Transfer RNA from a Chloroflexota bacterium, 82 nucleotides, folded computationally. Rfam family: tRNA. Rfam's curators write: Transfer RNA (tRNA) molecules are approximately 80 nucleotides in length. It was read from a public genome assembly.

């Protein structure tokens, strides 16, 4: 340098342009069980004035009524080739 595949919640991970603050596990915290913890089960895990509104999926900038998802440059990561 050229090719491909990736970067999403604390960590793993899934995610047909609209039904997504976004499944599912792990951890956390509450609570229930138990003499204690441990396993097991239930809520709950981005913020806040909790209807609901605001924010956000490497980083900008664009398409579009509407973007984690489509496009442009850029950063990193792995892999193959040179």
């Nucleotide at each position: 340098g050229g090719g491909c595949a990736g970067g999403u919640a604390c960590c793993c991970a899934a995610g047909u342009g609209g039904c997504c603050a976004a499944a599912g596990g792990g951890g956390g915290c509450u609570g229930a069980c138990u003499g204690u913890a441990a396993a097991u089960c239930a809520g709950c895990u981005g913020g806040c004035u909790a209807a609901g509104c605001c924010u956000u999926c490497g980083g900008u900038g664009g398409u579009u009524c509407a973007a984690a998802u489509c496009c442009g440059c850029c950063c990193c990561u792995g892999c193959c080739c040179a």